[in-house]
Molecule: c-di-GMP-I riboswitch aptamer
Organism: uncultured Agathobaculum sp.
RNA sequence: GAUAAUAGCAAAGCAGCCGAAAGGCUGUGACGCAAAGCUAUAGGGCCUAACCCCUUGUGAAGGGUAUGGCAGCCAGUUGCCGAA
Numbered sequence: 001g002a003u004a005a006u007a008g009c010a011a012a013g014c015a016g017c018c019g020a021a022a023g024g025c026u027g028u029g030a031c032g033c034a035a036a037g038c039u040a041u042a043g044g045g046c047c048u049a050a051c052c053c054c055u056u057g058u059g060a061a062g063g064g065u066a067u068g069g070c071a072g073c074c075a076g077u078u079g080c081c082g083a084a
Stems, first nucleotide, its partner, number of pairs: 001081001008033002013028006031072001037077003043074002045070003052064005
């Protein structure tokens, strides 16, 4: 970080599977991406709330909580190509 080259990733949706959920995996599919590579106890942020705790009008409901997640939110880290 260019209307260059080469190589790559794959949002939403859909199908199957896993999960309490958030979300993930595979396939399909391309919205986009110069790090959309990697890092999630040990920077911030966001999502979820099974277990647990609290409350109440207690076959239930409400609230709190990460030990569950998100790297395509910022961040950290490594790295390909390259004109003027």